This is a predicted structure of a 73-nucleotide RNA (transfer RNA) from marine bacterium AO1-C. RNAcentral holds the sequence, with entries from Rfam.

[in-house]
RNA sequence: UGCGCUGUAGUUCAACGGAUUAGAACACUUGUCUACGAAGCAUGAGAUGAAGGUUCGAUUCCUUCCAGCGCAA
Numbered sequence: 001u002g003c004g005c006u007g008u009a010g011u012u013c014a015a016c017g018g019a020u021u022a023g024a025a026c027a028c029u030u031g032u033c034u035a036c037g038a039a040g041c042a043u044g045a046g047a048u049g050a051a052g053g054u055u056c057g058a059u060u061c062c063u064u065c066c067a068g069c070g071c072a073a
Stems, first nucleotide, its partner, number of pairs: 001072007010026004028044001030042003049065005
């Protein structure tokens, strides 16, 4: 320098044939329980790497950039 892959809650992963409230587990908040805590139960908050484009509608398609990994030179 070129090519390919990946990027979604704090973490690990889904959803993607464009339209369903973007969902689960653990973690966290609050309550319940308890002598206190843990566990259990209930409850709540929390995410699409960034900027453009296409589209009535984009996490999904296109472009550029950013970050990580790999391959080639």
Source information
Rfam family: tRNA. Rfam describes the family as follows. Transfer RNA (tRNA) molecules are approximately 80 nucleotides in length.